Model confidence (mean pLDDT): 80 of 100. This is a predicted structure of an 81-nucleotide RNA (c-di-GMP-I riboswitch aptamer) from a Gemmatimonadota bacterium. It was read from a public genome assembly, where an Rfam model found it. Rfam family: c-di-GMP-I riboswitch aptamer. Its family is annotated with cyclic-di-GMP binding in the Gene Ontology.
[in-house]
RNA sequence: CCUUCGAAAAGGCAAAGCGACCGUGAGGUCGCCGCGCAAAGCGAUGGGUCUCCGCCUUCCCGAGACCGCCCCGCUGCCGAA
Repeated sequence: CCUUCGAAAAGGCAAAGCGACCGUGAGGUCGCCGCGCAAAGCGAUGGGUCUCCGCCUUCCCGAGACCGCCCCGCUGCCGAA
C1' cells in the first nucleotide's frame, strides 16, 4: 500500500399491527409504530413459495406477486482489534 473480517461512532432501512387507497387475488402505496437488518440498497436472470386464468381431473401451460425465502449480479457510509 492492497485485500478480507468487522468493534465503536454517525447515520440508514423498517417486521407485525393499526388507518386510508389500489388490485379478482397473491400483494402494493402513504402515515403511525418498531420485529429486526451490515447491504433488510437495486435487480425477478436461476431455484423456491404464493395468486389468477386456461384445462374433464391430476399433470402441464400462460400471466402475475414476493428479493425481509435462498443463490447470483451491480452499487454503497465508517473502519479499532